[in-house]
RNA sequence: AGGCCAGUGGCGCAAUUGGCAGCGCAGUGCUCUCCAAAAGCAAAGGCUGCAGGUUCGAGUCCUGCCUGGCCUG
Numbered sequence: 001a002g003g004c005c006a007g008u009g010g011c012g013c014a015a016u017u018g019g020c021a022g023c024g025c026a027g028u029g030c031u032c033u034c035c036a037a038a039a040g041c042a043a044a045g046g047c048u049g050c051a052g053g054u055u056c057g058a059g060u061c062c063u064g065c066c067u068g069g070c071c072u073g
Base pairs, nucleotide, nucleotide: 001072002071003070004069005068006067007066010025011024012023013022019056028042029041030040031039049065050064051063052062053061
C1' cells in the first nucleotide's frame, strides 16, 4: 500500500426480508435469612464507532473516515 472481517448498555452477544433495539452476566432496590450466600421478584441502564446519502422508515443498504483483528506484498 491492497484485500477481508468486526465495532450495538459496565462486560459477553442477538436483532431473519429495512418496520417499536432484545438476551445473559455484572451493578441497584425488594422478598427470603439471626446475618450472609444462593434463589425469587422489580426497576434502571443504548439512540447502535464518527460524518453524510438513499428511504415514509436504517443496527441492517450506499459513500468517506476512525479503531481493532487477519491475510497478501

About this RNA:
The prediction has a mean pLDDT of 80. Transfer RNA from an Anaerolineales bacterium, 73 nucleotides, folded computationally. The RNAcentral record of the sequence draws on ENA.